[in-house]
RNA sequence: GUGCCUGUAGUUCAGCUGGAUAGAACGGUGGACUCCGGAUCCACUGGUGGGGAGUUCGAAUCUCCCCAGGCACACCA
Numbered sequence: 001g002u003g004c005c006u007g008u009a010g011u012u013c014a015g016c017u018g019g020a021u022a023g024a025a026c027g028g029u030g031g032a033c034u035c036c037g038g039a040u041c042c043a044c045u046g047g048u049g050g051g052g053a054g055u056u057c058g059a060a061u062c063u064c065c066c067c068a069g070g071c072a073c074a075c076c077a
Base pairs, nucleotide, nucleotide: 001073002072003071004070005069006068007067010026011025012024013023019057027045028044029043030042031041032040050066051065052064053063054062
C1' cells in the first nucleotide's frame, strides 16, 4: 500500500429481510434477609449505536469518507 473483518450500556455480547419503545448477562445503587458479610429476592441505574455525510416515509442495519483495532497479501530488510 491492497483486500477482508470488527467497533452497540462501566464489561462481555445479541439484534432476523431497514419498521415503530435498542436488549440480555455481569456490574453499580438502594432495600429485604443476616449478629456482620456472602448468597438469594425486590426495585432502580444506564448507550443514540466509533466520528461525519448521504439514500429513505423510516437506518444499529444500505452507500461514501475518516478514525481505531485485528487478519491475510504485497513491499523493504